About this RNA
This is a predicted structure of a 141-nucleotide RNA (c-di-AMP riboswitch aptamer (ydaO/yuaA leader)) from a Solirubrobacterales bacterium. The model forms 92% of the base pairs in the Rfam consensus. The coordinates come from a structure-prediction model, not an experiment, and the mean pLDDT is 77. The organism belongs to Solirubrobacterales, within Bacteria. The sequence was found by an Rfam model in a public genome assembly.
This record gives sequence, structure tokens and C1' cells, in this order.
RNA sequence: CUCCAACCGACGCCGAAUCCCUGACUGCCCCGUCAGGGAGCGAGGGAACCAGGAGUUUGGGGCGAAUCCUGCGGUGCUCCGCAGGAGGCGCAACGCGCGCUAGCCCGUCAGCUAACCCCGUAGGCGAGGCGGCGAACCCAA
Repeated sequence: CUCCAACCGACGCCGAAUCCCUGACUGCCCCGUCAGGGAGCGAGGGAACCAGGAGUUUGGGGCGAAUCCUGCGGUGCUCCGCAGGAGGCGCAACGCGCGCUAGCCCGUCAGCUAACCCCGUAGGCGAGGCGGCGAACCCAA
């Protein structure tokens, strides 16, 4: 490295983020990588009608559950930290349960919106199993 057999595992969560096909790398097959395509799912732009009588630096807007309020402090603001609350979200459901309430993007510009145009299809985690590394605490001397 290849083949065969046995044993074990192949479960679940957040999220739109899954599945299939083609070509090349390569004489052929498998694997892998790269470049594409399709289906499904998700987002944005975009008429009439409707909405609106406002908006235009106090800029405005989008994805997402991730917003708002109160108190104290940092510095009086933007903002940051701590604590609490409301609202929202996820898991579970035995319960008076457990947890989250981020981050990013557009670039002066966008209500809704048929046709149409265009973008994304990631990332992270838990139980269990296997292997490795290595503390803390207590007692005695």
C1' cells in the first nucleotide's frame, strides 16, 4: 500500500447551507483536487395598486433570534463595563428546567412589488468511542 474476514461505530444540535451531474489534472479504474452546471433551500433589488405626506449627516438601508428599558461606574455625549428587567430565539420537557440575545455587509442609495435581474449554499458544537498530555486538593514524613 492492496485484498478478505470478524468486531465496534455510523447518533444528535444551531444554521438556508443539502443532493446530483460534467470537464480537466491522467493510458484505464478508484480516491482526491480544481473549474463549472443543475435541482432543492435561503436572501437582495425591481411596476401598477396600496402605503406614505414625508425623506434627504441627527445620513439611510440589509442579513441574523440577537432589540429595547432601568440603575451604577468609566468621562457629561457616541461608546464601553457591571447588575437587573421586558421582548425575541434555541434545546429539552421530568422542572421552580438549561442556554443565547452576537457578528457582519451596502456605501449617500433602495416601502410593498408581477415580469425581470442578481447573490449565498458556510461555519460551529454535543453525546459516545479510541489515543495522548498533565494539574489541583487531602494526609503523613